[in-house]
RNA sequence: GCGCCCGUAGCUUAAUCGGAAGAGCACCGGCCUGCUAAGCCGGAGGUUGGAGGUUCAAGUCCUCCCGGGCACC
Numbered sequence: 001g002c003g004c005c006c007g008u009a010g011c012u013u014a015a016u017c018g019g020a021a022g023a024g025c026a027c028c029g030g031c032c033u034g035c036u037a038a039g040c041c042g043g044a045g046g047u048u049g050g051a052g053g054u055u056c057a058a059g060u061c062c063u064c065c066c067g068g069g070c071a072c073c
Stems, first nucleotide, its partner, number of pairs: 001072001003070005010025004019056001027043005049065005
């Protein structure tokens, strides 16, 4: 330098043919307990790596850039 793959909550990740983002762990509150842990109930937490484009509508499609991985030279 060229090619391919990945980037979504603090972490690990899901999301059908494009119909608008859910879960587990962690965190916070409550119940339970003599207290903690475990368990149960509830809650908060997302510019979906960034910028643009297509579309009525983009995590998903297109372009460029950033970061990571693999292979080639």
Transfer RNA from a Longimicrobiales bacterium, 73 nucleotides, folded computationally. RNAcentral holds the sequence, with entries from ENA. Rfam family: tRNA. Gene Ontology term of the family: triplet codon-amino acid adaptor activity.